[in-house]
Source information:
This is a predicted structure of a 73-nucleotide RNA (transfer RNA) from a Minisyncoccota bacterium. The coordinates come from a structure-prediction model, not an experiment, and the mean pLDDT is 82. The sequence was found in a public genome assembly.
RNA sequence: AGGGGUAUCGGUUAACUGGUUAAACCAUCAGACUCCAAAUCUGAGACUGGGGGUUCGAGUCCCUCUACCCCUG
Numbered sequence: 001a002g003g004g005g006u007a008u009c010g011g012u013u014a015a016c017u018g019g020u021u022a023a024a025c026c027a028u029c030a031g032a033c034u035c036c037a038a039a040u041c042u043g044a045g046a047c048u049g050g051g052g053g054u055u056c057g058a059g060u061c062c063c064u065c066u067a068c069c070c071c072u073g
Stems, first nucleotide, its partner, number of pairs: 001072007010026004019056001028044005049065005
């Protein structure tokens, strides 16, 4: 320098080839239970890497940038 891949709550991973409110587990917080705590149960908060475009509608399609990984030279 060229090519390919990945990016979603604090962590790991879904979202059925564009459709209504982005979901699950762990963690965190609150409550119940308990003499206290653990375990268990109930509930809550928190997420689509940045920017632009297409579309009635984008996590999903297109362009560009950033970070990381792989391949070629």
Annotation: It matches the Rfam family "tRNA". Rfam classes the family as a transfer RNA.